RNA sequence: AAUUUCGUGGGGAAUGAUUGUCUCCCUUGCAGAAAUGCUAAACCGCUUAUCUAAAGCUGAUGACGUCUAUGAUUUU
Numbered sequence: 001a002a003u004u005u006c007g008u009g010g011g012g013a014a015u016g017a018u019u020g021u022c023u024c025c026c027u028u029g030c031a032g033a034a035a036u037g038c039u040a041a042a043c044c045g046c047u048u049a050u051c052u053a054a055a056g057c058u059g060a061u062g063a064c065g066u067c068u069a070u071g072a073u074u075u076u
């Protein structure tokens, strides 16, 4: 100096919130004395398909739980 792994911090997982638990993924660089600013990655659903068209389908969760919004049914 490079690469890999582990730990920690931060970020992400197709419609809102998190009061929790767990799982997986990403974590690059620049400026600055520092605070900090900019930026990268993970992420941005599925099926068919003429793949530049068109048509169809599931879901407020990554999984479980709770709240909220919406829809249906029943009861008061």
Base pairs, nucleotide, nucleotide: 009027010026011025012024013023016067017066018065020064021063022062029038030037031036045057046056047055048054